[in-house]
This record gives sequence, structure tokens and C1' cells, in this order.
RNA sequence: UAAGAAUUGGGGCAAACUCGCGGAAACGCGGGGACGCAAAGCUACGGGUCUACGGGAUAUCAUCCUAUGAUGGCCGGGUUGCACUC
Repeated sequence: UAAGAAUUGGGGCAAACUCGCGGAAACGCGGGGACGCAAAGCUACGGGUCUACGGGAUAUCAUCCUAUGAUGGCCGGGUUGCACUC
């Protein structure tokens, strides 16, 4: 420098669930907690998925559409990087 995830010391992250706070919601943040993770670091650029406050449509006590919201622990791309192997 390029590639890899069979193995590993120390270390790192933390799903479900739960408590508190924020939010219309999806969901996020913090405490507890570990299912997993070699980028489960960062980035909504492409695809997917979730939500629908507001806006719109209709046959209006309702139903449907819509992202400008959310997800990086759904995938691809971009970018940075520790130990290890070769």
C1' cells in the first nucleotide's frame, strides 16, 4: 500500500424490553439492559421501508394520496479508521 473476515488479547458500539425527556407520529436523546456488530464510525446522494402535523381528493362522524419528517442496526454509493490475517 492492496485485499480479507477463518482466528484473537485489550478496548469499542449496543437490539428487544424498561424508566425519564422531546415529538402530531414515525422516531430521537439520556439511564438501565445485551440480541448482535470488523466499521453497528460519519454521510439521506440512489433505491427501499416507516410516519402523515400540514396540504389535497372523495361517495365526509370516514377513507385515500402526499415528505418538507424519520431510518446509516434495510441495501448500494461516498468518506475516515483500531487490533488481527495475508
The RNA shown here (c-di-GMP-I riboswitch aptamer) has 86 nucleotides and comes from Paenalicyclobacillus ferrooxydans. Model confidence (mean pLDDT): 83 of 100. Rfam family: c-di-GMP-I riboswitch aptamer. About the family: GEMM was predicted in a large-scale screen for bacterial structured RNA regulatory elements. The organism belongs to Paenalicyclobacillus, within Bacteria. The model forms 95% of the base pairs in the Rfam consensus. RNAcentral holds the sequence, with entries from Rfam and Ribocentre.